[in-house]
Notes: The prediction has a mean pLDDT of 86. Predicted 3D model of a 1456-nucleotide RNA (small-subunit ribosomal RNA) from an uncultured bacterium. The RNAcentral record of the sequence draws on ENA and SILVA. Its Rfam family is "Bacterial small subunit ribosomal RNA".
C1' cells in the first nucleotide's frame, strides 16, 4: 500500500436447498452500423496445406595459379586499378520461421562429475629442412539437359612426410608418441600459423523436486535390472556387445490410451485460487514425409550432401530438377489478419589488415479504429418560449437557449515559409519528418446502443399468439411503456453494438470456505492389511519446526519512486518484489526417531450373575388336514348378493382310533439377547457375547481402516429328501363396459430338511465407527452396595442397558436434546441441478436369474425439503336447513297455452343457457312497437349546436303514388319593444356536425342475480414465529346467531347476527265524515234511509304491552335450558324491508351512461308489405281434465285489497249471448267496476270414455281498433280428440302453511292459462339425522392452488432428435512373428586397383573400389489389439396446444 456489494429465475404466499440467468474485467479476436486527426503497439489462432516471381550469406587477390568481362596504360609482358570461374581460409550450427512431434531430465528450480569449446583473453615454447600431387586452363569425347569421360598440364595458408619438443599425450613407470604457413610492409612492425597451459564464452552429460486426464487402462519389463571385461564417445553410463546373477518398476498409480511445446510471464481474482503460454525473453524441437552419415570447434545441418517414398515443374523419354514453418507475394482454408515497398543513415551479425561488400537481422514507411492513450467537431448571449414535429384532458405541454440572429475564438486538418537531435569528422531510407511562423474561415469533422423487472430511461400510431421479439423471467389472441415505426428520453462516444472465448460473481468441488435424520448424501454388517492417528514421564537426537547468514531466483513485466517525449499512452534511472530451492550456523517447548520407566487407555486372571445368543440331537401337547369305524340326515361351504365347490355311492355336525407335516397359543411386556441379518414350547450337550464386585497381573498392546476377508431377511437357482396348512403361476365362478385384478372355490412351484449358489431390501434410528465433556425428573430390565423390616414390603446410592419427557446448544422447520442432529478430537465411506440412469458399452462375479463398477448425447428451468393459508377427501368428529325421513299435492303420459332447443325462411330481429336461462328482458308483436326481411325513397339529414339568407308559426282544399313524397291553389300575420329589433318556429344554403339497438358486458360505471339472511369476514395495538402467518376467532358450555356466559397472550375495535323502521295481534287516548248504530225517536217492502248518538266495528293518529320481568328444577354460585303462572300475545309472537368481506371475467354496451374500433348517398333516416305467430320433432312452465269429496240445474249467504275522468258507468229498455241503446252518480271510506266463488239447500247423473273431458272443425254473431286474410278476444249453435290418475325419474310445501276457492290491479284501443296482489275455506306428518343434496365449525391427509369438472401414470398411433446391439464394410493407429533390405556406418576381405612413406629392386606399409557381414529406413505377409466414420434391420430414451386405449399414484385416491 491494496482488500471481500449483489440481483432474476421454483410456491397462492413462505424459510430453505439448488441449478440456470445477470450486472464486472478481459482479447491477436471477427461481424453489424458509424467514422475526423494523432502518438504508441498489434495484425494467419484454421491446411507443420500447396507454391509462380523476386530478394532473404556470403567474403577474403594482404593464401594461391591466373585474367574471361571492366577501365588505364606499355616496345612488350596480368604491366596497373581491379576482378568472373576455380583451389585454399573463414563464415555458411548464429541471425531469422513454426510448434507438427514431444507427458520427457523436454521444460522449470537446485544440486554435481566423467568432458569438450573455433574466434576473444593471458602465459609459456616455437615457427628448421624437404617431397608428390591436384582444380583453374588447353586438346578430344559423350550427353536435349543436368552434367561427364579421357589425355596434358599448374600453385598455394591446399596434402604428405623429416628434424626438433620445457610443457603435451600414452605407459607394465622401463620407455614410447606427436607440431607449424607463410603473407603485408612505411622495416617500426601487424595479422596469420604450431604445441601447450589458464581464462572467458558457448556446448555436452548426470541427478533431487516440481511439471495435464483417464483405473470403463493393474499389471509391465529379457538389454530387460545388476555384475565382470571389453568396445565406443569429447565425456559417466547397457550406450553397444560377450559371459554370468534374477532381478528392475508398480496402488505414493507403472503400463497403455488421449491431450499438450516448456517457462519468464498474461487475463481475472481480495486472496487462495481458476484460466491462458499471441507479441518480446529463455531453454527444446522441426524446416516436404522417412533413414543415414559426411565435413567441422560446433550439425546429423531451414536457403549442404547420399537414399527411400508422395507431390510438383523440366525432357529429345535415355535421364534430370525442386523444397517460403526466411521477407514480400500467390492459390487454398477460413468468421478473419497486411505492401510481391525504402534503406543498410542507425543498432547488431558475416568475411576482410582495411577499403569496403552482403545483411527481407534491423531501422523506416505503407495498409487495418485491431488495441492502449491524447485532442477536436466550436464559445458566448439568445424568450417571440418562432416555425414544424410529436403528445395533449384541447386549457396546453415538449423538443428548447436548443435553433435563428449578435458578438467572439481557431486546437485539429487545409494553405504558405523556415526547420532541431538521430551524426563524435564523412554518411539520413525515415522526410513534403518534429517543432516554429504567417492566412482564410465556423468554416471540413456524430454516431451506435438501449428505454417491462433485472437496468439509467415513456408516449402515440400499426399489427392482433400475426409479423416478430428474448441474456433470465418472459412478451404478442383489438387499448402492446416488451414486437415495427416516430416523438421523447437514458447511456456510451470516433465508436457503439453483438457474437465467441477465460476468469469473476459461484462459499456452484467449500486449503482459504460446503455439506450427508427428512432437500443430493453413511457402505447391510463386522473382522481386520496397508495408511493415518494416537496416554503420563525421564534422558537422548535434531528429521519436521522456528531464528540467523550465504548462494540462487536472467532481463522485461507488475509495484514504488525519479527523469524524458506540450500531456498520456509509450520509454527509461534506481529501488521493492520475486512467498522457491540449496547450504552454513544456532534454538529444542512441540510433532517424528532412540532408550528407559509409569497406570489413569486396553487386555488378562478370580468370584458371582440375567439372557428367545449360535449349533446339534431328543421330547411334548394344542390345532388344522387326510384315513379308518361309529351315530345321524339334507344339505353343507362361501359372498355385499351369489355361483363354482362338496353331499344321498351320505357329505356338513358329532364320538372313538390311528397317520403325517409344519408351527409353538397363554406368560408376553416403548420386555430380553446379538455386530447386522435376526432369536420365542421343553430337556441335554457343546459353544460366543456381556454385567457388577473386588482385588491382583501385563505395560499403550490402543482407535479408525482404502484394498481383502467374513457374515448377511424375504424371494430365486441346483442335487437329494418331505409336503399338514399356507399358496406365485395355473383353472373355473363371481364383479364389470372389459377385469388378463381386488372377492369366492380349487391349486402347482415355493414355504419345511441337508449340502451347496445368490448378495440384494424403505438390509431404517432413512442417524458409520472411536474417545471426552456438557441442568434435570419419570419409568423400566440386569447386578452391587447401605439403611429399613415381621428378615416379605420399602428407601437410597451407584454401575451396565432400554423408553418418556424436558433445559442450554444447534437446526431450513419438523425436531435432537448425556443413547446428540450440542461442544470437540481420530479415521473411514459418500454428494454437487431434475431427466437421460443407477442404464448403455466395457470388464469382474454368478449355473442362471442377476449383481456390482459405471458413462455420455441429447433434454428441462426448474427437480425437491420443512413449514403457511385455502380448497378438497368414496377421512374423522360436532352442528344446521323441506336435506333426507313422515306426510300433502303435484311435474314427468293427454289436449291446450306460454316459453327455448332444432329446423325452416327473404326475414323467423337479438339477448338470458346447470343450480342462479327456458308464462325470462317482454307489466301484454295485428299496424305502430321493431330493432328483422323485400321493395320504394332522403342525405346538414327524423334530433342538438352555431353562419348566412328569407318567411311568423300554422291550417284548409285538389291531382299522383301502395306510402314516405311530390306538383298546385287558399287562408294566415300573432308576442315583447325605447320601433332599431328581439325571443319562439319555420323554409334554404355551405361547413364543422348530426345519427348507429353497429361491435367488445373479457376496456367499464351503475343496476342485478349468487352462494346466503349462510354465520361469517377483518382491523389496531399486544404476543409468538426467521418468515409465509399465528393468537384474538381455538377450547368447555349455549344459542336461530362470531348469541351470551367461563378460561385462555391477548385486549379492544369495526362490517355483519340482533335490535331501531313497517304490516299484523290486544287494550287505552283522542277525533267521529263519506264510516258505524247500541240506547232514544221518525220511517220502509226492506234498507243508518231520516233525527239523532260516539258507545261498540272501523278509520287513522299517538300511547301501553313481552323484559327469560316472575316461580320451580338443570346448570359451573355463570350464561342459559326445561316446565308453570300471568297474559291478547313467552321465549327472535307472525310477516316484510334489511344481504358483512367476498366468489362466479356470472348477467346486461338492446334501459341508461360510457373508453375504443367500426359505418358516413349508409350499418343513418323515412314510407308500404311482410316477419317475430313458421313446424317431422325435443325440452320447460303452467291451465283444464280424466270425474261421484264430482257434474248439471235451481235457490240461498259471507270478503279482502283495489282501480276509475281521452275513465269507471247505476237504474231501465233491447239482445239466448257476447253486447247494445242510453247517461244518474262519482276526481270517489258517499257513485261505479262489483254478480265473489269455493261452502250451504234442493233435485238428477250411477261408473259409462259418461249428462265425464273439454280440444279440434262448421256455421253465425259481438267488440276493440284505419285494419282482426297472415295474426285478436269474446258469445251462441253445431262438433265432441286425446285423457280412465301417468315409465325412469323429479318438484313444492312445516300452520292460517299445503291443498282448494274465487276478487283485483299493473301492462293495456283490443288481447292474461302468465305475473303481482287480496281475501275465503282450511289440513296432514316432523320417530329421528344412518343415507342424498347444500352449508357452517374443529380436526386429519394431501404430489391439488385455474384448487377434483384439480392433478396425473403407461402403452399405442404420428413427428422429429440423439443413442445401444447389429451380419459386416472402410479407414487411421498399434502389438508380434516373418519376408525384405536402398542409402550410411563398422566389422571382414581371398577380386580389382594405388602418387607423397619404408626398400638398391622385387615388393611392403597404408588407401581405394569391389564383394560380404551386422545395424536399419520405406516396403510386404499373417495374426491380434485399439480409436472413428458407416451399415439392412433392431431396442430402448428424449421432445411434440388440443389423437387412441384404459385410470396406476396424490384423499382411506375408492384393494393404505
Nucleotide at each position: 500500500c491494496c482488500u471481500u456489494a449483489g440481483a432474476g429465475u421454483u410456491u397462492g404466499a413462505u424459510c430453505c436447498u439448488g441449478g440456470c440467468u445477470c450486472a464486472g474485467a478481459u482479447u491477436g479476436a471477427a461481424c453489424g452500423c458509424u467514422g475526423g486527426c494523432g502518438u504508441u503497439u498489434u495484425g494467419c489462432u484454421u491446411a507443420a496445406g500447396a507454391c509462380a516471381u523476386g530478394c532473404a550469406a556470403g567474403u577474403c587477390g594482404a593464401a594461391c595459379g591466373g585474367u574471361a568481362a571492366c577501365a588505364g596504360g606499355u616496345c612488350a609482358u596480368g604491366c596497373u586499378g581491379a576482378c568472373g570461374a576455380g583451389u585454399g581460409g573463414c563464415g555458411g550450427a548464429c541471425g531469422g520461421g513454426u510448434g507438427a512431434g514431444u507427458a520427457a531430465c523436454g521444460c522449470g528450480u537446485g544440486g554435481g562429475a566423467a568432458u569438450c569449446u573455433g574466434c576473444c583473453c593471458a602465459g609459456u615454447a616455437g615457427c628448421g629442412g624437404g617431397g608428390g600431387a591436384u582444380a583453374a586452363g588447353c586438346c578430344a569425347c559423350c550427353g536435349a539437359a543436368a552434367g561427364g569421360u579421357g589425355g596434358u598440364g599448374u600453385a598455394a595458408u591446399a596434402c604428405c612426410g623429416c628434424a626438433u619438443a620445457c610443457g603435451c599425450c600414452c605407459u607394465a613407470a622401463g620407455g614410447g608418441g606427436g607440431a607449424a604457413a607463410g603473407g603485408c610492409u612505411u622495416c617500426g612492425g601487424c595479422c596469420a600459423c604450431u604445441a601447450u597451459u589458464g581464462g572467458a564464452u558457448g556446448a555436452g552429460c548426470c541427478u533431487g523436486c516440481g511439471u495435464a486426464a483417464g483405473a470403463u487402462u493393474a499389471g509391465c519389463u529379457a538389454g530387460u535390472u545388476g555384475g565382470u571385461g571389453a568396445g565406443g564417445u569429447a565425456a559417466a553410463g547397457g550406450c553397444u556387445c560377450a559371459c554370468c546373477a534374477a532381478g528392475g518398476c508398480g496402488a505414493c498409480g507403472a503400463u497403455c490410451u488421449u491431450u499438450a511445446g516448456c517457462u519468464g510471464g498474461u487475463c481475472u481474482g481480495a486472496g487462495a485460487g481458476g484460466a491462458u503460454g499471441a507479441u518480446c525473453a529463455g531453454c527444446c524441437a522441426c524446416a516436404u514425409c522417412g533413414g543415414g552419415a559426411c565435413u567441422g570447434a560446433g550439425a546429423c545441418a531451414c536457403g549442404g550432401c547420399c537414399c527411400g517414398g508422395a507431390c510438383u515443374c523440366c525432357u529429345a523419354c535415355g535421364g534430370g530438377a525442386g523444397g517460403c514453418a526466411g521477407c514480400a507475394g500467390u492459390c487454398g482454408g477460413g468468421a478473419a489478419u497486411a505492401u510481391u515497398g525504402g534503406a543498410c543513415a542507425a543498432u547488431g551479425g558475416g568475411g576482410g589488415a582495411a577499403a569496403c561488400c552482403c545483411u527481407g537481422a534491423u531501422c523506416c514507411a505503407g495498409c487495418a479504429a485491431u488495441a492502449c492513450c491524447g485532442c477536436g467537431u466550436g464559445u458566448g448571449u439568445g424568450a417571440a418560449g418562432a416555425a414544424g414535429g410529436c403528445c395533449u384532458g384541447c386549457g396546453g405541454g415538449u423538443u428548447g437557449u436548443a435553433a435563428a440572429g449578435c458578438a467572439c475564438u481557431u486546437u485539429c486538418a487545409g494553405u504558405g515559409g523556415g526547420g532541431g537531435c538521430g551524426a563524435u569528422a564523412a554518411u539520413g531510407a525515415c522526410g513534403g519528418u518534429a517543432c516554429c511562423c504567417a492566412c482564410a474561415g465556423a468554416a471540413g469533422a456524430a454516431g451506435c446502443a438501449c428505454c417491462g423487472g433485472c437496468u439509467a430511461a415513456c408516449u402515440c400510431c400499426g399489427u392482433g399468439c400475426c409479423a416478430g421479439c428474448a441474456g433470465c423471467c418472459g412478451c404478442g389472441g383489438u387499448a402492446a411503456u416488451a414486437c415495427g415505426g416516430a416523438g421523447g428520453g437514458u447511456g456510451c462516444a470516433a465508436g457503439c453494438g453483438u457474437u465467441a472465448a477465460u476468469c469473476g460473481g459461484a462459499a456452484u468441488u467449500a486449503c482459504u470456505g460446503g455439506g450427508c435424520g427428512u432437500a443430493a448424501a453413511g457402505c447391510g454388517c463386522a473382522u481386520g492389511u496397508a495408511g493415518g492417528c494416537g496416554g503420563g514421564u525421564u534422558a537422548u537426537u535434531a528429521a519436521g519446526u522456528c531464528a540467523g547468514a550465504u548462494g540462487u531466483g536472467a532481463a522485461a513485466u507488475c509495484c514504488u519512486u525519479g527523469g524524458g517525449c506540450u500531456u498520456a499512452a509509450c520509454c527509461u534511472g534506481a529501488g521493492a518484489a520475486u512467498g522457491g530451492c540449496a547450504u552454513c550456523u544456532g534454538a529444542u517447548a512441540c510433532u517424528g526417531g532412540u532408550a528407559g520407566u509409569c497406570u489413569a487407555g486396553a487386555a488378562u486372571c478370580u468370584g458371582a450373575g440375567a439372557g428367545a445368543g449360535g449349533g446339534a440331537a431328543g421330547u411334548g401337547g394344542a390345532a388344522u388336514u387326510c384315513c379308518c369305524g361309529g351315530u345321524g340326515u339334507a344339505g353343507c361351504g362361501g359372498u355385499g348378493a351369489a355361483a363354482u365347490g362338496c353331499a344321498u355311492a351320505g357329505a356338513g355336525a358329532u364320538c372313538g382310533g390311528a397317520a403325517g407335516g409344519a408351527a409353538c397359543a397363554u406368560c408376553a411386556g416403548u420386555g430380553g439377547c446379538g455386530a447386522a441379518g435376526g432369536c420365542g414350547a421343553c430337556u441335554u450337550c457343546c459353544u460366543g457375547g456381556c454385567u457388577c464386585a473386588a482385588g491382583a497381573u501385563u505395560g499403550a498392546c490402543g482407535c479408525u481402516g482404502a484394498g481383502a476377508u467374513g457374515c448377511g431377511a424375504a424371494g430365486g437357482c441346483g442335487u437329494g429328501g418331505g409336503u399338514a396348512g399356507c399358496a406365485a403361476a395355473c383353472a373355473g365362478g363371481a364383479u364389470u363396459a372389459g377385469a388378463u385384478a381386488c372377492c369366492c372355490u380349487g391349486g402347482u412351484a415355493g414355504u419345511c430338511c441337508a449340502c451347496g449358489c445368490g448378495g440384494u431390501a424403505a438390509a431404517c434410528g432413512a442417524u458409520g465407527u472411536c474417545a471426552a465433556c456438557u441442568a434435570g425428573c419419570u419409568g423400566u430390565u440386569g447386578g452391587u452396595u447401605u439403611c429399613g423390616c415381621a428378615a416379605u414390603a420399602g428407601a437410597a446410592a451407584u454401575c451396565a442397558g432400554u423408553a418418556g419427557u424436558g433445559c442450554c446448544g444447534c437446526a431450513a422447520a419438523c425436531g435432537c436434546a448425556u443413547u446428540a442432529a450440542g461442544u470437540u478430537g481420530a479415521c473411514c465411506g459418500c454428494c454437487u441441478g431434475g431427466g437421460g440412469a443407477g442404464u448403455a458399452c466395457g470388464c469382474u462375479c454368478g449355473c442362471a436369474a442377476g449383481a456390482g463398477u459405471a458413462a455420455a448425447a441429447c433434454u428441462c428451468a426448474a427437480a425437491g425439503g420443512a413449514a403457511u393459508u385455502g380448497a378438497c377427501g368414496g377421512g374423522g368428529g360436532c352442528c344446521c336447513g323441506c336435506a333426507c325421513a313422515a306426510g300433502c299435492g303435484g311435474u314427468g303420459g293427454a289436449g291446450c297455452a306460454u316459453g327455448u332447443g332444432g329446423u325452416u325462411u327473404a326475414a323467423u330481429u337479438c339477448g338470458a343457457u346447470g343450480c342462479a336461462a327456458c308464462g325470462c328482458g317482454a307489466a301484454g308483436a295485428a299496424c305502430c312497437u321493431u330493432a328483422c326481411c323485400a321493395g320504394c325513397c332522403c342525405u346538414u339529414g327524423a334530433c342538438a349546436u352555431g353562419g348566412c339568407a328569407g318567411g311568423a308559426a300554422u291550417c284548409c282544399c285538389u291531382g299522383a303514388g301502395a306510402g314516405a313524397u311530390u306538383a298546385g291553389g287558399g287562408a294566415g300575420u300573432g308576442c315583447c319593444g325605447c320601433a332599431a329589433g328581439g325571443a319562439a318556429c319555420c323554409u334554404g344554403u355551405a361547413c364543422a356536425c348530426a345519427g348507429g339497438u353497429g361491435c367488445u358486458g373479457c376496456a367499464u360505471g351503475g343496476c342485478u342475480g349468487u352462494c346466503g339472511u349462510c354465520a361469517g369476514c377483518u382491523c389496531g395495538u399486544g404476543u409468538c414465529g426467521u418468515g409465509a402467518g399465528a393468537u384474538g376467532u381455538u377450547g368447555g358450555g349455549u344459542u336461530a346467531a362470531g348469541u351470551c356466559c367461563c378460561g385462555c397472550a391477548a385486549c379492544g375495535a369495526g362490517c355483519g347476527c340482533a335490535a331501531c323502521c313497517c304490516c299484523u295481534g290486544u287494550c287505552c287516548c283522542u277525533a267521529g265524515u263519506u264510516g258505524c248504530c247500541a240506547g232514544c225517536a221518525c220511517g220502509u217492502a226492506a234498507a243508518g234511509g231520516u233525527g239523532g248518538g260516539a258507545a261498540c266495528u272501523c278509520u287513522a293518529g299517538g300511547g301501553a304491552g313481552a323484559c327469560u320481568g316472575c316461580c320451580g328444577g338443570u346448570g359451573a354460585c355463570a350464561a342459559a335450558c326445561c316446565g308453570g303462572a300471568g297474559g291478547a300475545a313467552g321465549g327472535u309472537g307472525g310477516g316484510g324491508a334489511u344481504g358483512a368481506c367476498g366468489u362466479c371475467a356470472a348477467g346486461u354496451c338492446a334501459u341508461c351512461a360510457u373508453g375504443g374500433c367500426c359505418c358516413u348517398u349508409a350499418u343513418g333516416g323515412g314510407c308500404u308489405g311482410g316477419g317475430c305467430u313458421a313446424c317431422a320433432c325435443a325440452c320447460g312452465u303452467g291451465c283444464u281434465a280424466c270425474a261421484a269429496u264430482g257434474g248439471u240445474a235451481u235457490c240461498u249467504a259471507c270478503a279482502g285489497a283495489g282501480g276509475g275522468a281521452c275513465g269507471c258507468g247505476a237504474g231501465a229498455c233491447c239482445g239466448c249471448g257476447a253486447g247494445g241503446u242510453g247517461g244518474a252518480g262519482c276526481a270517489a271510506a258517499u257513485c261505479c267496476c262489483a254478480g265473489a266463488a269455493a261452502a250451504g239447500a234442493u233435485a238428477u247423473c250411477g261408473u259409462a270414455g259418461u249428462c265425464c273431458g273439454g280440444a279440434u272443425u262448421g256455421g253465425a254473431g259481438u267488440c276493440u281498433g284505419c285494419a282482426a286474410c297472415u295474426c285478436g278476444a269474446c258469445u251462441c249453435c253445431a262438433u265432441g280428440a286425446a285423457g280412465u290418475c301417468g315409465g325412469a325419474a323429479u318438484c313444492g310445501c312445516u300452520a292460517g302453511u299445503a291443498a282448494u276457492c274465487g276478487c283485483a290491479a299493473a301492462u293495456c284501443a283490443g288481447c292474461a292459462c302468465g305475473u303481482u296482489g287480496c281475501g275465503g275455506u282450511g289440513a296432514a306428518u316432523a320417530c329421528g339425522u344412518u343415507c342424498c343434496c347444500g352449508g357452517g365449525c374443529c380436526u386429519u391427509g394431501u404430489a391439488c392452488a385455474c384448487a377434483c369438472c384439480g392433478c396425473c401414470c403407461g402403452u399405442c398411433a404420428c413427428a422429429c432428435c440423439a443413442u445401444g446391439g447389429g451380419a459386416g464394410u472402410c479407414u487411421a493407429u498399434u502389438g508380434c512373428a516373418c519376408c525384405a533390405g536402398a542409402a550410411g556406418u563398422a566389422g571382414g576381405u581371398a577380386g580389382c586397383u594405388u602418387a607423397a612413406c619404408c626398400g638398391a629392386a622385387a615388393g611392403g606399409a597404408g588407401g581405394g573400389c569391389g564383394c560380404u557381414u551386422a545395424c536399419c529406413a520405406c516396403g510386404g505377409u499373417g495374426u491380434g489389439g485399439u480409436c472413428g466414420a458407416u451399415g439392412a434391420c433392431u431396442g430402448g430414451g428424449g421432445u411434440g396446444a388440443a389423437g387412441u386405449c384404459g385410470u396406476a399414484a396424490c384423499a382411506a385416491g375408492g384393494u393404505a